This is a predicted structure of a 130-nucleotide RNA (SAM riboswitch aptamer (S box leader)) from Acididesulfobacillus acetoxydans. It was read from a public genome assembly, where an Rfam model found it. It matches the Rfam family "SAM riboswitch aptamer (S box leader)". Rfam describes the family as follows. The SAM riboswitch is found upstream of a number of genes which code for proteins involved in methionine or cysteine biosynthesis in Gram-positive bacteria. Its mean pLDDT, the model's own confidence on a scale to 100, is 77.

RNA sequence: CACUCAUCAAGAGCGGCGGAGGGACUGGCCCGAUGAUGCCCGGCAACCGGUAGUUAAGGGGAGCUGUCUGCGGGAGCUUCGGACUACAAGGUGCUAAUUCCUGCAGAACGCGGGUUCUGAGAGAUGAGAG
Numbered sequence: 001c002a003c004u005c006a007u008c009a010a011g012a013g014c015g016g017c018g019g020a021g022g023g024a025c026u027g028g029c030c031c032g033a034u035g036a037u038g039c040c041c042g043g044c045a046a047c048c049g050g051u052a053g054u055u056a057a058g059g060g061g062a063g064c065u066g067u068c069u070g071c072g073g074g075a076g077c078u079u080c081g082g083a084c085u086a087c088a089a090g091g092u093g094c095u096a097a098u099u100c101c102u103g104c105a106g107a108a109c110g111c112g113g114g115u116u117c118u119g120a121g122a123g124a125u126g127a128g129a130g
Base pairs, nucleotide, nucleotide: 001130003128004127005126006125007124008123013041015040016039017038021031022030023029025103027101028100042095043094044093047091048090050087051086052085053084054083055082060080061079062078063077064076065075068073099122104119105118106117107116108115109114
């Protein structure tokens, strides 16, 4: 960098540094010298990983066991895997406004400017595979 899947309406400081633009892009609308964006600390959250617990009808992977067996298999136990809950010491992420709204398509309403809803696109984050 392009691909797949999931999520994006909740949450998060009255701290320190620093000193000009920032909110991806478009059009808006906002934030910002009463100091934004950014960095550090703090915090939030629970995607991955971890720990503990709960649970299961059918049943999957691995291992073990036998005075089961018609040798095809079956049974029991352990563990992994599944689902859920809790925690927050790890890897990320996030910490103005719904992803701030919007761009494309459809539907409903409206005389109309337009409004609302749904989906897509774009974007962001995580996990995976290339």